Context: one part of a larger RNA
Molecule: small-subunit ribosomal RNA, 3' major domain
Organism: uncultured Fibrobacter sp.
RNA sequence: UGACGGGGGCCCGCACAAGCGGUGGAGCAUGUGGUUUAAUUCGAAGCAACGCGCAGAACCUUACCAGGGUUUGACAUGGAAUCGCCGCAGCGAGAGAUCGCUGUUUAGUAGCAAUACUACGGUUCACACAGGUGCUGCAUGGCUGUCGUCAGCUCGUGUCGUGAGAUGUUGGGUUAAGUCCCGCAACGAGCGCAACCCACGUUUCUAGUUGCUACCCGCAAGGGAGCUCUCUAGAGAGACUGCCGGGGACAACCCGGAGGAAGGUGUGGAUGACGUCAAGUCCUUAUGGCCCUUACAUCCUGGGCUACACACGUGCUACAAUGGUCGGUACAAUGGGUCGCAAUAUCGCGAGAUGGAGCCAAUCCCUAAAGCCGGCCUCAGUUCGGAUCGGAGUCUGCAACUCGACUCCGUGAAGCUGGAAUCGCUAGUAAUCGUGGGUCAGCACACCACGGUGAAUACGUUCCCGGGCCUUGUACA
Numbered sequence: 001u002g003a004c005g006g007g008g009g010c011c012c013g014c015a016c017a018a019g020c021g022g023u024g025g026a027g028c029a030u031g032u033g034g035u036u037u038a039a040u041u042c043g044a045a046g047c048a049a050c051g052c053g054c055a056g057a058a059c060c061u062u063a064c065c066a067g068g069g070u071u072u073g074a075c076a077u078g079g080a081a082u083c084g085c086c087g088c089a090g091c092g093a094g095a096g097a098u099c100g101c102u103g104u105u106u107a108g109u110a111g112c113a114a115u116a117c118u119a120c121g122g123u124u125c126a127c128a129c130a131g132g133u134g135c136u137g138c139a140u141g142g143c144u145g146u147c148g149u150c151a152g153c154u155c156g157u158g159u160c161g162u163g164a165g166a167u168g169u170u171g172g173g174u175u176a177a178g179u180c181c182c183g184c185a186a187c188g189a190g191c192g193c194a195a196c197c198c199a200c201g202u203u204u205c206u207a208g209u210u211g212c213u214a215c216c217c218g219c220a221a222g223g224g225a226g227c228u229c230u231c232u233a234g235a236g237a238g239a240c241u242g243c244c245g246g247g248g249a250c251a252a253c254c255c256g257g258a259g260g261a262a263g264g265u266g267u268g269g270a271u272g273a274c275g276u277c278a279a280g281u282c283c284u285u286a287u288g289g290c291c292c293u294u295a296c297a298u299c300c301u302g303g304g305c306u307a308c309a310c311a312c313g314u315g316c317u318a319c320a321a322u323g324g325u326c327g328g329u330a331c332a333a334u335g336g337g338u339c340g341c342a343a344u345a346u347c348g349c350g351a352g353a354u355g356g357a358g359c360c361a362a363u364c365c366c367u368a369a370a371g372c373c374g375g376c377c378u379c380a381g382u383u384c385g386g387a388u389c390g391g392a393g394u395c396u397g398c399a400a401c402u403c404g405a406c407u408c409c410g411u412g413a414a415g416c417u418g419g420a421a422u423c424g425c426u427a428g429u430a431a432u433c434g435u436g437g438g439u440c441a442g443c444a445c446a447c448c449a450c451g452g453u454g455a456a457u458a459c460g461u462u463c464c465c466g467g468g469c470c471u472u473g474u475a476c477a
Base pairs, nucleotide, nucleotide: 001477002476003474004473005472007471008470009469010468011467012466013465015461016460019425020424021423022422023421026317027316028315029314030313031312032311033310034308035307042053043052064303065302066301067300068299069298070297073129077128078127079125080124081123082122083121084120087104088103089102090101091100092099093098106119107118108117109116110115131292132291134290135289136288140286142281143280144279145277147275152191153190154189155188156187157186158167159166160165171182172181173180197269198268199267200266202237203236204235205234206233207232208231211227212226213225215224216223217222240263243257244256245255246254247253319418323377324376325375326374327373328372329371335366336365337364340359341358345354346353347352384415389410390409391408392407393406394405395404431453432452433451434450435449436448437447
């Protein structure tokens, strides 16, 4: 000087407390461990691995296994020789990769032509080489997680100390903040904080189609007229403790009030200091070293990554009456759409099929549910719950056996609110309801977004956890 203390003081955070809803029990989905297996590819490991890499494993992907093939190679560059291949079409063998056969005009220049040269492409030969998701993240770059959006981390000059170092950065107040004020052997400065950026909330102007309607026509669809309003999208205005009162060192600042759409950081996002964990990643890519080179490379068919006594994590659905079911009826936003979204109509109980208007989209389409109004159910393992299984189908796709999603009929399991323990959340939040998108041929209970309905509680900081500052002890570095 740090680190640590079941030392002290001050302070903060959904850290506790006060509340609301969960997890832990059940069934299923998904990831992991373990076991099994020819293989169940590999990585991730307390917080910070475990719906993680994977924004989607039937083939492909695919790295794994079995079998069948190739060896200058699936891919790149170079030399020599040779051919007019290659491609396309057809036939045969084969699981396919691949192999064999048949047909068919490579281009340009010179030349009548033969032919020659060049280019392009193929084949063959030997060699340089290719290739490696092989090892090392403890050789590395880059990127990322985490402490933590915590308020810290440092430097120059000066001063003090023999020195390591100290001072500044400590002290009195204050703040979300090393934020600001005052004081002070310090005076300044840098990286962080804040602000500058984006979105939302109010308003003015500009603009008016595909949007809108104070107005006219029309049963309606829509047309006309217009841009007041809504909206759209560009430029501004607006909030600064600016004003008033009180407190305070007359300071910083704090409390209350006015006006205001908004008030003291308005709300949310983006933004992550010096560093820590030899944290993670050589399987994104790049790369040193090491290793393989008829194989640890490469092509193909099939299988596996989907196994199942069991254990854990994360979720979904429930256990019901604030509910279930049937009929009627209302209201969104974000997004996406031409190899696409698909209306009206017809068929089917349905998944869906036929067909195809319109739309490259503020124009057309995808497009709501909880809610509200009525009927039934009356506390029951039930008209709760839907697992599992049998049968019949639909769709995608060369192909749904291993191993897809969905529909219909039947079947109707566990489950009556969950031990110890444990998680999230402070407001348009939690809870609850549906919707969209990416990935994608098909497949979403996951992920990323969107809107609808919409709470309770916070006395307080003794305690648990994490963190910041000062101080004290130490046989630790």